[in-house]
């Protein structure tokens, strides 16, 4: 130095054109003598940054950060 990957909620991942979901975690109710278990209801992300295409971008593109695997 080339190549490909991958970045989304505190954590591990969906979603691949029409304003974002799930599991676990945290808050708060019910239950219990408390604790857990269980049941309810809730908060938490304009999807790594900036630009482009489009009526519309988490999805297409194009740069740059950040990891990460080959290869030299």
């Nucleotide at each position: 130095g080339c190549a490909c990957c991958c970045u989304u909620a505190g954590c591990u991942c969906a979603g691949u054109g029409g304003u974002a979901g799930a599991g676990c975690g945290c808050u708060c109710c019910c239950u219990u003598c408390a604790c857990a278990c269980g049941g309810g209801a809730g908060a938490g992300g304009c999807c790594g940054u900036a630009a482009g295409u489009u009526c519309g971008a988490u999805c297409c593109u194009u740069a740059c950060a950040g990891g990460g695997u080959g290869c030299a």
Transfer RNA from a Patescibacteria group bacterium, 72 nucleotides, folded computationally. Its Rfam family is "tRNA". By type it is a transfer RNA. Rfam's curators write: Transfer RNA (tRNA) molecules are approximately 80 nucleotides in length. Lineage of the source: Bacteria > Bacteria candidate phyla.